Transfer RNA from Treponema sp., 73 nucleotides, folded computationally. Rfam family: tRNA. Rfam's curators write: Transfer RNA (tRNA) molecules are approximately 80 nucleotides in length.

This record gives sequence, C1' cells and structure tokens, in this order.
RNA sequence: CGGGCAAUAGCGCAGUUGGUAGCGCGCGACGUUCGGGACGUUGAGGUCGCAGGUUCAAAUCCUGUUUGCCCGA
Repeated sequence: CGGGCAAUAGCGCAGUUGGUAGCGCGCGACGUUCGGGACGUUGAGGUCGCAGGUUCAAAUCCUGUUUGCCCGA
C1' cells in the first nucleotide's frame, strides 16, 4: 500500500430480502426464606463506531472515515 471480516445495553451475542431493536448473564425493586443463595414477578439501561447520501422510512442499501483482527505485497 491492496483485499477480507468485525464494531448493536456494563459483558457475551442475535437481528440481512429496509418498517418503532431483542436474548442470555449482570444491575435495581418486590415476592419467597430466620437471613443468604437459588427461584419467580417486574423495571431501568442503546444517537446500532463516526460523518454524509438514497428513501415516506436505514442497525440493514451507497460513499467516505476510525479502531481491531486476518491474508497478500
């Protein structure tokens, strides 16, 4: 320098034929228990790496860019 892949909640990951973003663990509250754990109910938490574009509508399509990993030179 060229090519490929990844980036989504505190952590690990889903979500591709564009249509109001979800699961597990973790966290808060409550119930259960003498108490804790476990279990159950409920809740909070995300400008979907960043900046533009297309569209009525973008995590998703297009362009640029940042970081990490891999391959090549």